[in-house]
Context: one part of a larger RNA
Parts: sequence; C1' cells; structure tokens
RNA sequence: CGCAGGAGAAUUGAGGGGUUCAGAUCCUAGUACGAGAGGACCGGGUCUGACGAACCUCUGGUGUUCCAGUUGUCGUGUCAACGGCAUUGCUGGGUAGCUAUGUUCGGAAAGGAUAAGCGCUGAAAGCAUCUAAGCGCCAAGCCUCUCCCAAGAUGAAUUCUCCCUGAAGAUCCGUGGUAGACCACCACGUUGAUAGGUUGCGGGUGCAAGCACAGUAAUGUGUUCAGCUCAGCAAUACUAAUGAUCGUCCGG
Repeated sequence: CGCAGGAGAAUUGAGGGGUUCAGAUCCUAGUACGAGAGGACCGGGUCUGACGAACCUCUGGUGUUCCAGUUGUCGUGUCAACGGCAUUGCUGGGUAGCUAUGUUCGGAAAGGAUAAGCGCUGAAAGCAUCUAAGCGCCAAGCCUCUCCCAAGAUGAAUUCUCCCUGAAGAUCCGUGGUAGACCACCACGUUGAUAGGUUGCGGGUGCAAGCACAGUAAUGUGUUCAGCUCAGCAAUACUAAUGAUCGUCCGG
C1' cells in the first nucleotide's frame, strides 16, 4: 500500500515445513519343529540407547551486581574500622537468570491407494492360467492421521462485536518486561500495583561493628542462628507514569 466505510477480537485451512529410528529382556514356551544338538512364527509386557522438543522442581555449572576469609602496598592524621590497586589480587560459598551432564515429554494407534509379491473367479485357447473384464491381501515407502507456520490464498476467505461525532479505535509520549540488536511484541499510565522506594516473607553468606570479660599477646568467649545482602514472592500510592496527536459526518 492492497483486501471498496472505519475499527476490535476470534477462527477456517489452500499451501508449506517438522517428525517417521533401533536394541535388549520376560511371557507365550524350552511349546510348534527336530533323532538329538538346538529352537521359533504370531501375539503381549517391561526396560534401554541414539536423536529431537520444552523446562529449571531435583543434581550440577556459571553467577566480574551478594557474603566471608586472606597476602602485598597506597590512602582516609594515628589506633581501630574501612576504601583503592594487584587477572574479579587470590581463596571458600552462592539467589535470580541462562544452562546440561539434570528433569519431563515425543516418534503411539489408525485409515486409504499401491510396489515387489501372494491370491479368488475367469476367458481368449471346451484344458490350464492372479488378468484380458471383475474382485481381494500386502511395506520402514506414497496420501491422510499427528506437531508447527499459514488469507499478499491479489482466488486477498469466515464469524462475532463496536462506531459514525472529532466517534469506535489507534499513535506519539511516559513507567516497564513474560519481549527485544533497532523496530516490533506484551503489561500499565491515577477509575493505577507498570517500575522504583518502604514493609513483611523467602533465599545467600555464616555470627558484623562497638562494648564487656579471659589472656603478657596472637586470639578466644558473650552480646549474636548475628550483621550485611538479593535479579525472587506479596502488600503498600511515598516517587515517576504529565501531556499531545491522528482517525469523521453512512461508505465508487
């Protein structure tokens, strides 16, 4: 821009794409078969591998925005307490998120037409013959089924609802994330929990500083399951969501 008024939703599916795997073991059954050795078809159950998709409850990884320990040096006048630099200085842990080696699920079942093949009936050709007329069975393959995309499918589909006065609706702008390179998408904009803050809960680290006591001291103990902290969950308008514009008048 189109889909002959303008919108908001929900669908259909022409068409396209993905998947399509394999093994072990048990029962049937030591049965059928076979002199024995050996040893099934058909059918049913369980488990596993590889592959794929999704996810983070568990097990782990990362987690330079969290906590603690510690070395050297510089600084905050000094002690103490802290801060900077040294690969995040090094080391031990670790929330959210992301993630696999972790978890869950999948390739199930079924239908149709067939290939090679196996048949029925059956002439040409009084017989025979699966084929010439006709009718069946049959594959991990084909078309459905299943999962995903999908009306620019210009053949532009369908259904429902709203609106015709600056209307329905939309955009810019703002607060943001389940989204994201940008754009887009999604949630919200005071008739408000969208983000921040605050409070509570939960998680991490592991018992702060100060003071007191014990010890010559290093240090230990008590106050103290402390202190610090978070990307999680909830509550709460304290802060910021101010405001502006487009879109018409019944549709060649």
This is a predicted structure of a 252-nucleotide part of an RNA (large-subunit ribosomal RNA, domain VI) from Aquiluna sp. Its Rfam family is "Bacterial large subunit ribosomal RNA". Gene Ontology terms of the family: structural constituent of ribosome and ribosome. RNAcentral holds the full RNA, with entries from ENA. Model confidence (mean pLDDT): 87 of 100.